[in-house]
Molecule: transfer RNA
Organism: Patescibacteria group bacterium
RNA sequence: GCGUCCGUAGUUCACCGGUUAGAACAAUUGUCUUAUAAACAAUAGGUACUUGGUCCGACUCCAAGCGGGCGCA
Numbered sequence: 001g002c003g004u005c006c007g008u009a010g011u012u013c014a015c016c017g018g019u020u021a022g023a024a025c026a027a028u029u030g031u032c033u034u035a036u037a038a039a040c041a042a043u044a045g046g047u048a049c050u051u052g053g054u055c056c057g058a059c060u061c062c063a064a065g066c067g068g069g070c071g072c073a
Stems, first nucleotide, its partner, number of pairs: 001072007010025004018056001027043005049065005
């Protein structure tokens, strides 16, 4: 340089173009315990990489850019 896949919560990942984006783990608080852990319950945590476009409506489709993985050279 070319091809291809990916970018969403602290981490790993879901989410047919349709109201306010969810799960698990982690975190915080509570119950339990002499105490800790485990278990149970609750809570908090997001500009969906950036910009533009299509559309009545975009995390989702299109283009460019940025970043990353893999393959080829």